[in-house]
RNA sequence: GCCGGCGUAGCUCAGUGGCAGAGCGAGAGAUUCAUAAACUCUAGGCCGCAGGUUCGAUCCCUGCCGUCGGCA
Numbered sequence: 001g002c003c004g005g006c007g008u009a010g011c012u013c014a015g016u017g018g019c020a021g022a023g024c025g026a027g028a029g030a031u032u033c034a035u036a037a038a039c040u041c042u043a044g045g046c047c048g049c050a051g052g053u054u055c056g057a058u059c060c061c062u063g064c065c066g067u068c069g070g071c072a
Stems, first nucleotide, its partner, number of pairs: 001071007010024004018055001026042004048064005
């Protein structure tokens, strides 16, 4: 330099054109003499950034950034 994958909650990841979810973690409640486990609830993300297409974009297209890999 060229090519490809990935970027979504604190962490690991789903999702797919119609106003975003799970598990773990965090907080609270209830229970217990107390702790833990199991149970219930809550908070937490404008989906890497900027444009474009569309009535509508996390999703499609383009560029850039980051990261991982391959070729030279």

Transfer RNA from an uncultured bacterium, 72 nucleotides, folded computationally. It was read from a public genome assembly. Its Rfam family is "tRNA". The family's RNA type in Rfam is transfer RNA. Gene Ontology term of the family: triplet codon-amino acid adaptor activity. Model confidence (mean pLDDT): 82 of 100.